[in-house]
């Protein structure tokens, strides 16, 4: 100068203010039919590496369901690790860099179909120039034969030399490269070795498809219980009754009334945080990772909380705020610290 | 929160992977004594933003911004 992992996320003390838990308290007041909610005081707890984007896995609810199928999706060298992945670790086999190091959606184009604009003769078949051989009405034109040169184009019938021919052309040879068979290391991808075959043939599958392999669909606004209202069913009792109109009479009014089921609105409770969780230390293991021990006890809101000012110190403080819980990805992010290594 | 889906010119928009149509506005000219109509020309250089995949992307793919709907 690079590269590459990993910790951190301004300390500290006060005022005063939010949200949760206990406890005082089987208490008191308010409201509320009830469940429950408000209110006061001490004491304790109170965001993140990405809490974010919702891209992907699961876990957990409901619906569905004996099992399978098609459609629809997703992935795509090889092993391995996981609750599972489209993640993660080792590996190969390609790209990039002197180099440490990084990066790859990396199965089939010989299963089928499509598509290839424009430019070029010709785009999967083809003779425009040219070079070669014949013929002719010979500065010229037909025919045939040739993909070696030229030219278009991203792409034009393995690559380079040689023989060889009218001239060419795997037509023949060598060398690289390809198929196929085999052999040898490797659990495999896949790497070396040997042999055959003159090479049946562009490219694109993040174009439809083919092969393998995986996925039932919905999301905590899931859903579970309680549980006024409203429609509903039985039962009772009752025009001398019930109910209302101030507490009683008179009077006046309306036709039901109480009670039990059934139901699931508005309101409550759960689900709501103890979890494939976090630290420490040993063991296994190249590593993801597993295991055993031991330790702390770690926001739970339902209009929704971390704020706001003094002081003091410094490096002068960036992205950004938890809503059912976890593993990941991927984007954002001032800066400082530590180790590997070229 | 959760799940859908949208983006092209100053407006409304169209475009099988193959030169980004068309109309309204605007701008310049003709026509008019001056204006409207009408004719003629002109206007996208990153198809929201960055990356891949192809010989080539508004299109296909992954990431990210911005907007809009549904659900109590």
């Nucleotide at each position: 100068a690079g590269u590459c992992g990993g910790a951190u996320a301004a300390a500290u003390g006060g005022u005063c203010g939010c949200u949760c838990c206990u406890u005082u308290a089987u208490g008191g007041g308010u409201u509320g039919a009830a469940a429950g909610a408000c209110c006061a005081a001490a004491g304790g707890a109170g965001a993140g590496g990405a809490a974010a984007g919702u891209c992907c896995g699961g876990g957990c609810u409901u619906c569905g369901c004996a099992g399978g199928g098609c459609a629809g999706g997703a992935u795509g060298c090889c092993g391995g690790a996981u609750a599972a992945c489209g993640u993660c670790c080792g590996g190969u086999g390609g790209a990039g860099g002197c180099a440490a190091c990084u990066c790859c959606a990396a199965g089939g184009a010989u299963a089928g179909u499509g598509c290839a604009a424009c430019a070029g003769a010709g785009a999967u078949a083809u003779a425009c120039c040219g070079c070669c051989g014949c013929c002719c009405c010979c500065u010229g034109g037909g025919c045939g034969g040739u993909a070696a040169g030229g030219g278009u184009g991203g792409a034009a019938a393995g690559g380079c030399g040689g023989g060889g021919u009218a001239a060419g052309a795997g037509c023949c040879c060598a060398c690289c490269g390809a198929u196929u068979u085999u052999c040898u290391g490797g659990u495999a991808a896949c790497a070396g070795g040997a042999a055959a075959u003159g090479c049946c043939a562009u490219g694109u599958a993040a174009a439809c498809c083919c092969c393998a392999u995986c996925c039932g669909a919905a999301g905590c606004a899931a859903g579970a219980c309680c549980g006024a209202a409203u429609a509903g069913a039985a039962a009772a009792c009752a025009a001398u009754a019930a109910c209302c109109u101030u507490g009683c009479c008179c009077g006046g009014g309306u036709u039901g009334u109480u009670u039990u089921c059934a139901g699931g609105u508005a309101g409550g409770u759960c689900g709501c945080u103890a979890g494939a969780g976090c630290c420490u230390g040993c063991c296994g293991g190249c590593a993801a990772c597993g295991g055993c021990a031991g330790g702390a006890g770690c926001a739970g809101a339902c209009a929704g909380a971390u704020g706001a000012c003094c002081a003091u110190u410094c490096a002068c403080g960036a992205c950004a705020u938890a809503a059912c819980c976890c593993g990941g990805c991927u984007u954002a992010u001032c800066g400082u610290c530590c180790g590997g290594c070229u | 929160a959760g799940c859908g889906c949208u983006a092209u010119c100053g407006c409304c928009a169209a475009a099988u992977g193959g030169u980004a149509a068309g109309g309204c506005a605007c701008c310049g000219g003709a026509u008019u004594c001056u204006g409207a109509u009408u004719c003629c020309g002109g206007c996208a250089u990153u198809u929201c933003c960055a990356g891949g995949u192809u010989c080539g992307a508004a299109u296909c793919c992954u990431g990210g911004u911005a907007g809009c709907g549904c659900u109590g």
This is a predicted complex of two RNAs, RNase P RNA and transfer RNA, with 414 nucleotides together. The coordinates come from a structure-prediction model, not an experiment, and the mean pLDDT is 76.